[in-house]
Parts: sequence; structure tokens; C1' cells
RNA sequence: GCCCGCUUAGCUCAGUCGGUAGAGCGCUUCCAUGGUAAGGAAGAGGUCACCAGUUCGAUUCUGGUAGUGGGCU
Repeated sequence: GCCCGCUUAGCUCAGUCGGUAGAGCGCUUCCAUGGUAAGGAAGAGGUCACCAGUUCGAUUCUGGUAGUGGGCU
């Protein structure tokens, strides 16, 4: 230099042939116990990396940028 993949909650990751998003762990509250752990219930937490385009509507499609991983030379 060229090619390919990935970027979604604090962490690890799903997801949607376009209709405003979930799990596990973690966190908060409550229940329960003589107390603790385990257990049960509820809840908070996300500009879906960034910029533009297409569209009535984009996390999803298209182009670019950034970061990261891999391959080739």
C1' cells in the first nucleotide's frame, strides 16, 4: 500500500429480508433468614462508533471517516 471482518447497556454478546432494541453477569430496591451466602420479585442503565445519502421512517441499506482484529505484498 491492497483486501476482509468487527464496533449495540458497566462487561461478554444476541437481534431485526427497514417500523424507534434484548439476554447473561454486574448495579439498585424489596421479599425471605436469628444473621450471612444462596434463592425469589421488581427496577435503573443504550445519541446501536462518527459524518452524510436513500426513505414517510435507518441500529439494519449505500458512501465516507475513526478505532480494532486478521490476511496478502
Molecule: transfer RNA
Organism: Bacteriovoracaceae bacterium UBA7695